The part of an RNA shown here (small-subunit ribosomal RNA, 5' domain) has 513 nucleotides and comes from Triticum aestivum. NCBI's taxonomy places the organism under Eukaryota, Streptophyta, Liliopsida, Poales, Triticum.
[in-house]
Context: one part of a larger RNA
RNA sequence: GGAUGAACGCUGGCGGCAUGCUUAACACAUGCAAGUCGAACGGGAAGUGGUGUUUCCAGUGGCGAACGGGUGAGUAACGCGUAAGAACCUGCCCUUGGGAGGGGAACAACAACUGGAAACGGUUGCUAAUACCCCGUAGGCUGAGGAGCAAAAGGAGAAAUCCGCCCAAGGAGGGGCUCGCGUCCUGAUUAGGAAAUCCGCCCAAGGAGGGGCUCGCGUCUGAUUAGCUAGUUGGUGAGGUAAUAGCUUACCAAGGCGAUGAUCAGUAGCUGGUCCGAGAGGAUGAUCAGCCACACUGGGACUGAGACACGGCCCAGACUCCUACGGGAGGCAGCAGUGGGGAAUUUUCCGCAAUGGGCGAAAGCCUGACGGAGCAAUGCCGCGUGGAGGUGGAAGGCCUACGGGUCGUCAACUUCUUUUCUCGGAGAAGAAACAAUGACGGUAUCUGAGGAAUAAGCAUCGGCUAACUCUGUGCCAGCAGCCGCGGUAAGACAGAGGAUGCAAGCGUUAUCC
Numbered sequence: 001g002g003a004u005g006a007a008c009g010c011u012g013g014c015g016g017c018a019u020g021c022u023u024a025a026c027a028c029a030u031g032c033a034a035g036u037c038g039a040a041c042g043g044g045a046a047g048u049g050g051u052g053u054u055u056c057c058a059g060u061g062g063c064g065a066a067c068g069g070g071u072g073a074g075u076a077a078c079g080c081g082u083a084a085g086a087a088c089c090u091g092c093c094c095u096u097g098g099g100a101g102g103g104g105a106a107c108a109a110c111a112a113c114u115g116g117a118a119a120c121g122g123u124u125g126c127u128a129a130u131a132c133c134c135c136g137u138a139g140g141c142u143g144a145g146g147a148g149c150a151a152a153a154g155g156a157g158a159a160a161u162c163c164g165c166c167c168a169a170g171g172a173g174g175g176g177c178u179c180g181c182g183u184c185c186u187g188a189u190u191a192g193g194a195a196a197u198c199c200g201c202c203c204a205a206g207g208a209g210g211g212g213c214u215c216g217c218g219u220c221u222g223a224u225u226a227g228c229u230a231g232u233u234g235g236u237g238a239g240g241u242a243a244u245a246g247c248u249u250a251c252c253a254a255g256g257c258g259a260u261g262a263u264c265a266g267u268a269g270c271u272g273g274u275c276c277g278a279g280a281g282g283a284u285g286a287u288c289a290g291c292c293a294c295a296c297u298g299g300g301a302c303u304g305a306g307a308c309a310c311g312g313c314c315c316a317g318a319c320u321c322c323u324a325c326g327g328g329a330g331g332c333a334g335c336a337g338u339g340g341g342g343a344a345u346u347u348u349c350c351g352c353a354a355u356g357g358g359c360g361a362a363a364g365c366c367u368g369a370c371g372g373a374g375c376a377a378u379g380c381c382g383c384g385u386g387g388a389g390g391u392g393g394a395a396g397g398c399c400u401a402c403g404g405g406u407c408g409u410c411a412a413c414u415u416c417u418u419u420u421c422u423c424g425g426a427g428a429a430g431a432a433a434c435a436a437u438g439a440c441g442g443u444a445u446c447u448g449a450g451g452a453a454u455a456a457g458c459a460u461c462g463g464c465u466a467a468c469u470c471u472g473u474g475c476c477a478g479c480a481g482c483c484g485c486g487g488u489a490a491g492a493c494a495g496a497g498g499a500u501g502c503a504a505g506c507g508u509u510a511u512c513c
Stems, first nucleotide, its partner, number of pairs: 001513004006509005013383006019376002021341001026339003030336003035063003040060002043057004049163001070294003079219004084214002088211003093207007101135004110125006140149003154199003164177004183194004220266003227257003232254008269291004273284004296317005319330004347373001349372003355369001356367004386416004396407004421450006430440001457502005462483003468497005478485002
């Protein structure tokens, strides 16, 4: 000199864009942060003359909840970075080839009875499905010459009819309330059936994207850590996995690593990047992006294409809460917010309008992701606090050799302007996709009026280092980054006048180069 997620002191006008618990991975009140589908299913309710159409819903079922969001505790490791590899899996998506036949038994909801303070249950009975099971079929799999094993699900399209009421009529019948039909067939005037099409289902092959695994090289400090290792290193058999493998196990062999630093100990998430530097390199890893790990602490599996799962389950522990003492409930390192710690870090805000995600045929619903607003000079950038004229120089301050000098055209005064400011008027883009749809927001912006009006500080002045005198003090009080200053004429302390530097900031402290 540069830099910072900074803090502190003094000061503080505006705008744009960013950033904002670095400490206690400390404990958390409250609200929200993951739902959706009635075009899978049986029901219930609302409303309507009834049924139907319509709307809503607890339950069964499907998909999602493994994404998105947070944090950096652990980890010195194939964790990360880079370059390769072979023995793998893959829901949704894309392409291709086939298929979707026939049966069956349940369980919720519901009803009855019943236990418990509650959380939550129990028994009996009924029922549907794209839930579950069996059989059949198979260009697949296993396997070997015998063969064995494995599938499936439907839904929408679909606007019906009857009762009832009214009118006319008075044998049936007809018309209206109320009504629409794209095609075909049967049939023959009134009904029945089929199918196009769309969304799904099953098997197989391929792809894309995603993931698992292996490996070369690179990846902090310490030798005042020198030896470490028995599933340890390799083989065979068996098991196991989606897959390779001591991954596991029985037996056999005695190997494997290490001064090119094993083991142990300490520290630490890694990278793209960021800061400094001409570079070499040093330091660092906030925000943004990729990967990893974690979710009160430890362990475990279940479901699933995918988890050993932040807002799932089980067990143990610590802590907190409820309790009728028998038993239960919880997990903010999601967004806000609270206490605590700390030098220190924001609103219990608005909206799904945009982008993106989940579900759905769609309308749509959900989304503290996200888009925005609020707070903070925390940073960067931009603008302003007025412009011109104005004396031989007002008043006042300071200095003085008492002549004067200086603050100083500074002010006053004259004139001009209105960036800003205040009050009015108009008023967006962002919306794609015919229309409709904007949280931000009556915001940005444009325009009219008013009036210099609303807006300057901080540090320093001995040398380094730009900037000097007076008064006070008297090795005191104090200053100080280093040298050093202060003991009666202090340019170094304190105040004042003046000056210098930077400026909505300026200094100090901390850290890095």